This is a predicted structure of a 517-nucleotide part of an RNA (small-subunit ribosomal RNA, 5' domain) from an uncultured bacterium. The full RNA is in RNAcentral, with records from Greengenes.
[in-house]
Context: one part of a larger RNA
RNA sequence: AACGAACGCUGGUGGCGUGGCUAAGACAUGCAAGUCGAACGGACCAUUUUGAUGAGUAAUCUGAUGAAUGGUUAGUGGCGUAAGGGUUAGUAAUGGAUAGGUAACGUACCCUCUGCUUCGGGACAGCGCCUCGAAAGGGGCGGUAAUACCGGAUAAUGUCAUUUGUCGAUGGACAGAUGACCAAAGAUUUAUCGGCGAAGGAGCGGCCUAUCUCCUAUCAGCUUGUUGGUGAGGUAAAAGCUCACCAAGGCUAAGACGGGUAGCGGGACUGAGAGGUUGACCCGCAACAUCGGGACUGAGAUACUGCCCGGACCCCCACGGGGGGCUGCAGUAACGAAUAUUGCGCAAUGGGCGAAAGCCUGACGCAGCGACGCCGCGUGCGGGAUGAAGUCUUUCGGGAUGUAAACCGCUGUCAGGGGUAAGAAAGUCCGUUUAGGCGGAUUGAUCCUACCCAAAGGAAGUCACGGCUAACUUCGUGCCAGCAGCCGCGGUAAGACGAAGGUGGCAAGCGUUGUUC
Numbered sequence: 001a002a003c004g005a006a007c008g009c010u011g012g013u014g015g016c017g018u019g020g021c022u023a024a025g026a027c028a029u030g031c032a033a034g035u036c037g038a039a040c041g042g043a044c045c046a047u048u049u050u051g052a053u054g055a056g057u058a059a060u061c062u063g064a065u066g067a068a069u070g071g072u073u074a075g076u077g078g079c080g081u082a083a084g085g086g087u088u089a090g091u092a093a094u095g096g097a098u099a100g101g102u103a104a105c106g107u108a109c110c111c112u113c114u115g116c117u118u119c120g121g122g123a124c125a126g127c128g129c130c131u132c133g134a135a136a137g138g139g140g141c142g143g144u145a146a147u148a149c150c151g152g153a154u155a156a157u158g159u160c161a162u163u164u165g166u167c168g169a170u171g172g173a174c175a176g177a178u179g180a181c182c183a184a185a186g187a188u189u190u191a192u193c194g195g196c197g198a199a200g201g202a203g204c205g206g207c208c209u210a211u212c213u214c215c216u217a218u219c220a221g222c223u224u225g226u227u228g229g230u231g232a233g234g235u236a237a238a239a240g241c242u243c244a245c246c247a248a249g250g251c252u253a254a255g256a257c258g259g260g261u262a263g264c265g266g267g268a269c270u271g272a273g274a275g276g277u278u279g280a281c282c283c284g285c286a287a288c289a290u291c292g293g294g295a296c297u298g299a300g301a302u303a304c305u306g307c308c309c310g311g312a313c314c315c316c317c318a319c320g321g322g323g324g325g326c327u328g329c330a331g332u333a334a335c336g337a338a339u340a341u342u343g344c345g346c347a348a349u350g351g352g353c354g355a356a357a358g359c360c361u362g363a364c365g366c367a368g369c370g371a372c373g374c375c376g377c378g379u380g381c382g383g384g385a386u387g388a389a390g391u392c393u394u395u396c397g398g399g400a401u402g403u404a405a406a407c408c409g410c411u412g413u414c415a416g417g418g419g420u421a422a423g424a425a426a427g428u429c430c431g432u433u434u435a436g437g438c439g440g441a442u443u444g445a446u447c448c449u450a451c452c453c454a455a456a457g458g459a460a461g462u463c464a465c466g467g468c469u470a471a472c473u474u475c476g477u478g479c480c481a482g483c484a485g486c487c488g489c490g491g492u493a494a495g496a497c498g499a500a501g502g503u504g505g506c507a508a509g510c511g512u513u514g515u516u517c
Stems, first nucleotide, its partner, number of pairs: 001516003005513005012377006018370002020335001026332002029330003034079003039076002042073008054061002086288003095213008105205003110201003114197004118152004127142006158181010186193003214260003221251003226248008263285004267278004290311005313324004341367001343366003349363001350361004380410004390401004414458001416453003423447002427442006461506005466487003472501005482489002
């Protein structure tokens, strides 16, 4: 000098930050991922219309059925749920950083360009009936729609095979020919939005190489898919990635192998620098999601709030069987020296879905709590005595506190009371017109100003005073009680203990402890 700090005493206010470092131990409760009816068939509700039948002499009443419009939505279907958010257990290299490579690769949504968007079919939910179960959840029969599923047709600049030419040192690249193979879905407000194939781009990823990346030799040898080859399998893709066969290699004192510790970097702290220490908050990368394993779906996962299996633990149960996973945001007990609200809002920024309105969003924006940190402001200003009282001290004359107070005059920062413009708002909707032009309406959780009111009123502590080290006396105690960072104080006049008065330092803080330089 610094801190994600803690402890003691004290504590006015604002801004900006920051706050479970310990048990990656266990979790009650609520919320944290939905959305689309302009993909689909239904169901229900509302309004308008139709008007069978029946009643009546008639007017009229009744209101089956059908149609239209609007709304809500369980289910099928699509997209999203692989992002965002959390944590640092593991990991010493399957990681990170830097620089390259991919003639060895992928890419939903987005952009550009190009060609298509044809003909058919059968189901399954929902639903109806029956039925099992305490529940969770099923089973049987019937029947139905689609942008769900399946088949046929068509197709190249696509893929594969054969082949020709050009280029390249080679692996190979490019251009051409022939053959085989591969596609689709519609919706509505009729102007758009979609669907399929191909090429390119952007952004995002996968893989590979080199260099660097803690301690330990009281760890010296390690390795059999091990090292390489051929062939096959496998992947989006190179590769012992996997397998069969063959060879016997590969790494190591420039530290292999083993053990310990640890997420890495941008950065942070310190220091004149070199260096040392560190990796909270913010940003990038990685890993993990109760522990261990596995795949499915998908453009993307081996998937925190998906699935399956096995442990441990917890909960429900009609004992047959079921359910759960806060290392999301709050919150609980526990642990600990120690760390906050079961708050408000989607107004802004961003994300998902949607044609849009919009819906969702504990991301985020805000507020609350904590002097935890940094910074700002205040606790008044001017005058006022050879100097009140009190207290302390004294050589009893006096001296100190001290212009300090009282008293007189003034001011109004901050807090308090009243009061609320502007701004954080860009958009969105309606109307009119064809321009995103004009007019109108409307969107703030939260923050907040000017101005007005009154009144010095509501606002100072803490540590030290022997030397280092700025600051001194009296009383008490008597090697006791105690102090102490080091030297050392205390055994009857203690400037070092305790108290008082005084003084010095810093100040809404001050001091102590811990850790780093």